This is a predicted structure of a 335-nucleotide part of an RNA (large-subunit ribosomal RNA, domain IV) from a Patescibacteria group bacterium.
Model confidence (mean pLDDT): 81 of 100.
RNAcentral holds the full RNA, with entries from ENA.
[in-house]
Context: one part of a larger RNA
RNA sequence: UCAUCCUUAAGGAACUCGGCAAAAAAGCGGCCGUACCUUCGGUAUAAGGCCUGCCCUGCGCAAGCGGGGCCGCAGCGAAAGUAUCUCUGGCGACUGUUUACCAAAAACACAGCUCCCUGCGAACUCGCAAGAGGAUGUAUAGGGGGUGACGCCUGACCGAUGCGAGAAGGUUAACGGUGGGGGUGGUGGCCGCAAGGUUACUGCUCACUGCCCGAAGCCCUCGUCAAUGUCAGCGAUAACUAUAAUCGUUCUAAGGUAGCGCAAUUCCUUUUCGGGUAAGUUCCGAAGCGCACGAAUGGUGUAACGACUGGAGAACUGUCUCAACGAAGAGCUCG
Repeated sequence: UCAUCCUUAAGGAACUCGGCAAAAAAGCGGCCGUACCUUCGGUAUAAGGCCUGCCCUGCGCAAGCGGGGCCGCAGCGAAAGUAUCUCUGGCGACUGUUUACCAAAAACACAGCUCCCUGCGAACUCGCAAGAGGAUGUAUAGGGGGUGACGCCUGACCGAUGCGAGAAGGUUAACGGUGGGGGUGGUGGCCGCAAGGUUACUGCUCACUGCCCGAAGCCCUCGUCAAUGUCAGCGAUAACUAUAAUCGUUCUAAGGUAGCGCAAUUCCUUUUCGGGUAAGUUCCGAAGCGCACGAAUGGUGUAACGACUGGAGAACUGUCUCAACGAAGAGCUCG
């Protein structure tokens, strides 16, 4: 000096991002006692308090209630062993699940709620198919999406996108039909000695072209938001001032309702006020012109629960003021 361990005056978190880590305190049994809140089950071993050995003895069936005495600093247990407590927010209802080896959570799941599809050879999934699962099930069933116990609730908008329904009209492919044009074959006429040219009829053909017929789709008409989504601006106005119940105006599919709100969301911001502290960018309660909350991408509450996360307190301590003694070791240096 290092690592392991023991102990520590006075103080007691002053350490530190943070009581991290560590230690300490608490702990068992019996008796007493137990608040807020609550979904009446809980909370709860809440909290908190007392007792505990051995001998003699009274009452009593006993449990137990008394009296006297003895020993120790100290009365859990034979032993293994042995869990701090309280107040108050956030998030998630809960038990559960997860990144095997840096994340256990507020993430996932969940029961419950809701929407969509599916009439059975079901929808859906796997497979080229046969076939299989779904299911030896049958709408109180099965598949898919969202939300996430429970309480109170879940506002406006169908203009856009999606989906469903509709069919009058518009648009619209191939095929089919029918013309024009080009090429070419056959037959006949005319011209020509011939090659060939021209014309009529009749065929074939074309990646030339017109018209007719022609479905779904799209345009179109409705519906639908617990479908994807969206939920304004400007100006003026009350007998101090300020503010604006009110009015005007523009635009819109409709202009954010209830509730909550500096929030896991607030830039300005350590907002302002109140509380707690001697002192508080955190915390709790309120206020609200919400840069940029908001109602199943759910809103707001909520008992219980949580190796979750924020704040405070009690107790306790070498975390610290500030280090020190000791035990048994190790390495190095010096002798």